[in-house]
RNAcentral holds the sequence, with entries from Rfam and Ribocentre. The RNA shown here (SAM riboswitch aptamer (S box leader)) has 102 nucleotides and comes from Exiguobacterium artemiae 255-15. Its mean pLDDT, the model's own confidence on a scale to 100, is 82. Rfam family: SAM riboswitch aptamer (S box leader). Rfam links the family to the GO term regulation of gene expression. Rfam's curators write: The SAM riboswitch is found upstream of a number of genes which code for proteins involved in methionine or cysteine biosynthesis in Gram-positive bacteria. Rfam 15.1 lists 9,625 matches to the family in 4,158 species.

RNA sequence: UUCUUAUCAAGAGCAGACGGAGGGACGAGCCCUACGAUGUCGCAGCAACCGACCACUUGGCACGGUGCUAAUUCUUGCAGCUAUUACGCUGACAGAUAAGAG
Numbered sequence: 001u002u003c004u005u006a007u008c009a010a011g012a013g014c015a016g017a018c019g020g021a022g023g024g025a026c027g028a029g030c031c032c033u034a035c036g037a038u039g040u041c042g043c044a045g046c047a048a049c050c051g052a053c054c055a056c057u058u059g060g061c062a063c064g065g066u067g068c069u070a071a072u073u074c075u076u077g078c079a080g081c082u083a084u085u086a087c088g089c090u091g092a093c094a095g096a097u098a099a100g101a102g
Base pairs, nucleotide, nucleotide: 001102002101003100004099005098006097007096008095013043014042016041017040018039022032023031024030026077027076028075029074044069045068046067049065050064051063053060054059073094078091079090080089081088082086
């Protein structure tokens, strides 16, 4: 970096340290942000995807490997449906994470 499969409506942050302007993947919208965001570190927490362990019928368990901790993946993008014209519904695409394969 590509492919396959599964999941994405729940859950969980700090008057901390560093640092100093952008950030929420991309476009549009909307929002967060000098009352200090994003990020890194520290501490804390959430969560059973894989392993281990326990139970034994699909459950428990944060021990190991990951992941996550504003807003439904923040909404939307493409196609379709309803018609009470909207915070509507369905499925793709895209994206994210895990496991496996190349």